[in-house]
RNA sequence: CCCCCUGUAGCUCAGUGGUAGAGCAUCCGCCUUUUAAGCGGUUGGUCGUAGGUUCGAUCCCUACCGGGGGGA
Numbered sequence: 001c002c003c004c005c006u007g008u009a010g011c012u013c014a015g016u017g018g019u020a021g022a023g024c025a026u027c028c029g030c031c032u033u034u035u036a037a038g039c040g041g042u043u044g045g046u047c048g049u050a051g052g053u054u055c056g057a058u059c060c061c062u063a064c065c066g067g068g069g070g071g072a
Stems, first nucleotide, its partner, number of pairs: 001071007010024004018055001027041004048064005
């Protein structure tokens, strides 16, 4: 320098154009002599940034930024 993959909740990840989700974690409660385990509930998001297409974008297109891999 070129090519490919990737960026979504604190963490790990779903989500192929029509109101953003799960598990774990946090917090509250139940249970227990207490803790752990278990059970129920709660909280938490400018979907990397900026543009474009569209009635409508996490999703399609472009550029840039971060991470990973490959080539020279």